[in-house]
Context: one part of a larger RNA
Molecule: small-subunit ribosomal RNA, 5' domain
Organism: Bacteroidales bacterium
RNA sequence: GGAUGAACGCUAGCGGCAGGCUUAACACAUGCAAGUCGAGGGGCAGCAUGGGAGUAGCAAUACUUCUGAUGGCGACCGGCGCACGGGUGCGUAACGCGUAUGCAACCUACCUGUAACAGGGGGAUAACACUGAGAAAUCGGUACUAAUACCGCAUAACACUGUGAGAGGCAUCUCUUGUGGUUGAAAGUUUCGGCGGUUACAGAUGGGCAUGCGUUGUAUUAGCUGGUUGGUAAGGUAACGGCUUACCAAGGCGACGAUACAUAGGGGGACUGAGAGGUUAACCCCCCACAUUGGUACUGAGACACGGACCAAACUCCUACGGGAGGCAGCAGUGAGGAAUAUUGGUCAAUGGACGGAAGUCUGAACCAGCCAUGCCGCGUGCAGGAAGACGGCUCUAUGAGUUGUAAACUGCUUUUGUACAAGGGUAAACCUGAAUACGUGUAUUCAGCUGAAAGUACUGUACGAAUAAGGAUCGGCUAACUCCGUGCCAGCAGCCGCGGUAAUACGGAGGAUCCAAGCGUUAUCC
Numbered sequence: 001g002g003a004u005g006a007a008c009g010c011u012a013g014c015g016g017c018a019g020g021c022u023u024a025a026c027a028c029a030u031g032c033a034a035g036u037c038g039a040g041g042g043g044c045a046g047c048a049u050g051g052g053a054g055u056a057g058c059a060a061u062a063c064u065u066c067u068g069a070u071g072g073c074g075a076c077c078g079g080c081g082c083a084c085g086g087g088u089g090c091g092u093a094a095c096g097c098g099u100a101u102g103c104a105a106c107c108u109a110c111c112u113g114u115a116a117c118a119g120g121g122g123g124a125u126a127a128c129a130c131u132g133a134g135a136a137a138u139c140g141g142u143a144c145u146a147a148u149a150c151c152g153c154a155u156a157a158c159a160c161u162g163u164g165a166g167a168g169g170c171a172u173c174u175c176u177u178g179u180g181g182u183u184g185a186a187a188g189u190u191u192c193g194g195c196g197g198u199u200a201c202a203g204a205u206g207g208g209c210a211u212g213c214g215u216u217g218u219a220u221u222a223g224c225u226g227g228u229u230g231g232u233a234a235g236g237u238a239a240c241g242g243c244u245u246a247c248c249a250a251g252g253c254g255a256c257g258a259u260a261c262a263u264a265g266g267g268g269g270a271c272u273g274a275g276a277g278g279u280u281a282a283c284c285c286c287c288c289a290c291a292u293u294g295g296u297a298c299u300g301a302g303a304c305a306c307g308g309a310c311c312a313a314a315c316u317c318c319u320a321c322g323g324g325a326g327g328c329a330g331c332a333g334u335g336a337g338g339a340a341u342a343u344u345g346g347u348c349a350a351u352g353g354a355c356g357g358a359a360g361u362c363u364g365a366a367c368c369a370g371c372c373a374u375g376c377c378g379c380g381u382g383c384a385g386g387a388a389g390a391c392g393g394c395u396c397u398a399u400g401a402g403u404u405g406u407a408a409a410c411u412g413c414u415u416u417u418g419u420a421c422a423a424g425g426g427u428a429a430a431c432c433u434g435a436a437u438a439c440g441u442g443u444a445u446u447c448a449g450c451u452g453a454a455a456g457u458a459c460u461g462u463a464c465g466a467a468u469a470a471g472g473a474u475c476g477g478c479u480a481a482c483u484c485c486g487u488g489c490c491a492g493c494a495g496c497c498g499c500g501g502u503a504a505u506a507c508g509g510a511g512g513a514u515c516c517a518a519g520c521g522u523u524a525u526c527c
Stems, first nucleotide, its partner, number of pairs: 001527004006523005013379006019372002021337001026335003030332003035080003040077002043073002047071003050067007087290003096215008106207002111203007119153001121151002129142005159182010188195002216262003223253003228250008265287004269280004292313005315326004343369001345368003351365001352363004382413004392404005418464005427454001432449008471516005476497003482511005492499002
């Protein structure tokens, strides 16, 4: 000199953009953060409509009851999602990350394309009803019932496997083809267009595994290892593999630093620097890891699962003492810690996601708004004239001069910002509904209609008026900027050198000046 997720002191007008618990991965009240599908099913708790019957009434109409018939719909069964999105950096020195390759050793729901198929049966079980136990959480019993829930039988192979042949390749082998055997399917619904289902192959996407190289410190850590290193066989996995097991052999790593200990998420990047380097990993993106602590599996295409399950532990809460409930490192918010870090806000309008045929529902992702000078950028706090160079203050060699100083007053003007009012596009165009056209039978295009949280914001116009808006540090040298008074090695200053003991440009105050400026200084940290 530059920088920062800063803090503290003094001060503070506005706007835009960004950023905002660095500490206790400490503990958490409350609300919300993941649901959706009635076009899968039994249905009808509640709402609305329709129909039937009855009562009152002249009738309209009102009431009661039945009906799932229709719209729709709580709970239940079922499907998909809940493995994403969001948070944090504990652990990890590792194939964790980065980079470059390989899988002839693999998987992949939803999506896309192609081919074929969907025959015939069966037994249950929630809900509802009845009933029991319990303080509750919740749980049990009896009897019915459905499905795109579940389970046999059949059928199909480009699937799996044995074998023969051919071609190819980087061992193990791969591909093509003939033949034999084995096994496994399905779900219906419909507006009759389709949608959905099953099997197989391919694609795409996403993942899994492996290898070369790179990746902190300590030798005041020198030896480490026993599934350890390799082989055979078996098991297991989506897949290779000591991944696991039995047996066999005795290997494997290490001063080119093994092992141990300490520290640490990694990278793109960021800051600094001419560069080489050094420091660092907040915000944004990628990867990894974790979800009170430890362990475990289930379901599933995918988890060993943040707002799932089970067990144990610690902690908190309820209890009728028998037993239960819980997990903010999601968004807000609370306490504690700390020098220090924000609202218990709005909307799904847009983008994205889940489900759905769609309307749509959900979405603390996201988009917005709030608070904070934390940072960067921009703007303003007026402009011009104005000398009696006023008053006052301060200084002086003093009946005056200098300085403050065009500064003020005053005059004229302007109105960014401000106050009030008016108007107010774009972010939005689709989806959807209706119509038309082309192709050809459900797509494409066009037209019309509908949709805005921010927000009546931005921007614009009108009216008014200098009106609402300047501080901080410094002035001995480094280093831009000097005098007076007070004090008298005292009080105090200080980044370094050093000032202060009676004339202090260095302390405190005043006047003046300098530098920055809605900021200015100080401290901390990095280069």